The prediction has a mean pLDDT of 86.
This is a predicted structure of a 346-nucleotide part of an RNA (small-subunit ribosomal RNA, central domain) from an uncultured organism.
Context: one part of a larger RNA
């Protein structure tokens, strides 16, 4: 390197948005780089090949041919690619309507529980487990009431629902903003697709500076269990959860299954339009699901939301260990991240 691969055996980049490149829709004409054909020209010899000879034979020589797949120059060819022109709508956009949702983002509001604090009633207990016990409690608690207050989180509806490119996104309302999806026309004319590098966004925990601080709870610190308990169980409890900038850039970031495009039996349920309507549910577009054919898989299972059949571009893997480890670089404030071996060894 050819080839083979990447749900689960090693293998999909955590996501998107884009440069270079790579590919790329339909008709003409022109041109002829690319192709593909003819001819010259070169392609040293020796090697290989083939024919015929010479050493008794044979390696081995010798002597003819081809051959040397190639590189140029030159004449054609013009289906396909490429360039250039000129036109077309289907692939792409955009304007018109309309609709749809926990899509962002700043703001106001609300109740219900919880904790506290103040007043009140009331008396001895309260909490808490498997069962204590450590805690709080006659300085009046627990429990009841009434009023303040603070933080955080949004029962019920809520669904195999919906929305976002992914993380992820739920009380209620207001701004501002971002998308999808039907409708029927009409416009732009291939303006597509995919993407190394870059950019950006990116859960939880951690980190800076500043506030918060109910409840919860890493460390901690007691009670307990135990043979011991550095824990599962309890009473408390600091970081931290929360908010603002700023920083880290990582997860089993998973559907463990890149994005595009096209083609390929059915049966069902449900969201959002659209069309139709009679009181029957029946078309047709975009989603989310269950099921089960061919096919396709080692198998389990995938199965019009493919892990079936093809096409383009990307990213990745090639025994298990060592090792996501040294070592250099980059990037961080630090934690670390990213990039990534050998050497042993089975």
């Nucleotide at each position: 390197u050819u080839g083979g691969g990447u749900u689960u055996a090693a293998a999909g980049g955590g996501u998107g948005c884009g440069u270079a490149g790579g590919c790329g829709g339909a008709a003409a004409u022109u041109u002829a780089a690319g192709u593909c054909a003819g001819u010259g020209a070169u392609g040293a010899a020796a090697u290989c090949c083939u024919g015929c000879g010479g050493c008794u034979c044979a390696a081995c020589c010798g002597u003819a041919g081809a051959a040397c797949u190639g590189u140029u120059a030159u004449u054609g060819a013009u289906a396909c690619u490429g360039a250039a022109u000129u036109u077309c709508u289907u692939g792409a956009a955009u304007a018109c309507a309309g609709u749809u949702g926990a899509g962002g983002u700043a703001g106001g509001c609300g109740g219900a529980a919880u904790g506290a604090g103040u007043a009140a009633u009331g008396u001895a207990g309260c909490g808490g487990u498997g069962a204590a016990a450590u805690g709080c409690u006659u300085a009046g608690a627990u429990a009841u009431u009434a009023c303040u207050c603070a933080g955080a989180a949004c029962a019920c509806c809520g669904a195999u629902u919906g929305c976002g490119a992914g993380g992820g996104c739920a009380g209620c309302u207001u701004a501002c903003u971002a998308a999808a999806c039907u409708g029927a026309u009409a416009u732009u004319g291939a303006c597509g697709c995919u993407g190394a590098g870059g950019c950006a966004c990116g859960a939880a925990a951690g980190c800076g500076u500043g506030g918060g601080g109910a409840g919860c709870g890493a460390a901690c610190a007691g009670g307990a269990u135990u043979a011991g308990a550095u824990a599962c169980c309890c009473u408390g409890g600091u970081a931290g959860u929360c908010c603002a900038c700023g920083c880290c850039g990582u997860a089993a970031a998973c559907g463990a299954u890149g994005a595009u495009c096209a083609c390929u039996c059915g049966u069902u349920g449900u969201u959002g339009g659209c069309a139709a309507u009679a009181c029957a549910c029946c078309g047709u577009c975009a989603g989310c699901g269950a099921c089960u054919g061919a096919g396709c898989g080692a198998a389990a299972g995938c199965a019009u939301u493919a892990a079936g059949u093809g096409a383009u571009c990307c990213a990745c893997c090639u025994g298990g260990g060592g090792a996501g480890u040294a070592c250099g670089a980059u990037c961080g404030c630090a934690a670390g991240a990213u990039u990534g071996a050998a050497a042993c060894u089975c």
It matches the Rfam family "Bacterial small subunit ribosomal RNA". Gene Ontology terms of the family: ribosome and structural constituent of ribosome. The full RNA is in RNAcentral, with records from ENA and SILVA.